[in-house]
RNA sequence: ACCGAAUAACGGCCUAAUCCUGGGAUCAGUUCCCGGGAGCGGGGGACCCACAACUGGGGUGAAUCCUUCCUGUUCGUUGGAAGGUAGGGCAGCUCUUUCAGCCCGAACCCGUCAGCUAACCCCGUCGGCACCUGAAAGAGGAGUA
Numbered sequence: 001a002c003c004g005a006a007u008a009a010c011g012g013c014c015u016a017a018u019c020c021u022g023g024g025a026u027c028a029g030u031u032c033c034c035g036g037g038a039g040c041g042g043g044g045g046a047c048c049c050a051c052a053a054c055u056g057g058g059g060u061g062a063a064u065c066c067u068u069c070c071u072g073u074u075c076g077u078u079g080g081a082a083g084g085u086a087g088g089g090c091a092g093c094u095c096u097u098u099c100a101g102c103c104c105g106a107a108c109c110c111g112u113c114a115g116c117u118a119a120c121c122c123c124g125u126c127g128g129c130a131c132c133u134g135a136a137a138g139a140g141g142a143g144u145a
Stems, first nucleotide, its partner, number of pairs: 012129003018038008039125006049115001056113001057110004065084006087104004093140008
């Protein structure tokens, strides 16, 4: 000097997933358990409106859809790989927009049942990540004088 791995603090990213608080366990705690509240998020649920059904249907989520190849195969279903795509994400105060670049484009749940939906009812507040994404315009905020 280069490459790789691990760890800590500050600050930060994806996501609704953050903050405050009561009690108990503990020598104690930033740990664990049982609660409560605020904020944020999701579902069910009238009139009106909307909607035929089939091959069930539906929900969370950005994660939909198409093509090709392989596998399977009487035909077909299934599974895998590649390319694209609706859509989504990318700190140096915050938000919006534009351009360029880099990524994601999954997974799971309900169980024959759910359109919208005021009142009302119910539920969640996990998990994952690595050290830099750059520029322009506008608005707001903060600081300084």
c-di-AMP riboswitch aptamer (ydaO/yuaA leader) from Chloroflexi bacterium UBA2235, 145 nucleotides, folded computationally. The prediction has a mean pLDDT of 79. Of the family's consensus pairs, 92% are formed in the model. Lineage of the source: Bacteria > Bacillati > Chloroflexota. It matches the Rfam family "c-di-AMP riboswitch aptamer (ydaO/yuaA leader)". Gene Ontology terms of the family: regulation of gene expression and cyclic-di-AMP binding.